[in-house]
RNA sequence: GCCCCUGUAGUUCAACGGAUAGAACAGUCCCGUCCUAAGGGAUAGAUAUAUGUUCGAUUCAUAUCAGGGGCA
Repeated sequence: GCCCCUGUAGUUCAACGGAUAGAACAGUCCCGUCCUAAGGGAUAGAUAUAUGUUCGAUUCAUAUCAGGGGCA
């Protein structure tokens, strides 16, 4: 330099182009207990950035950014 893949809660992962972006673990609060723990209930938290296509974009297109891989 060229090509390919990936980017969604703190972490690991879901989500035919369509209803309020969901789950587990972690966090916070409460119950529980003599105290802790187990267990139960509640709760906050995310689509890398920009532009475009579309009635509608996490999903499609282009560029950029970040990470990984291959070739030279």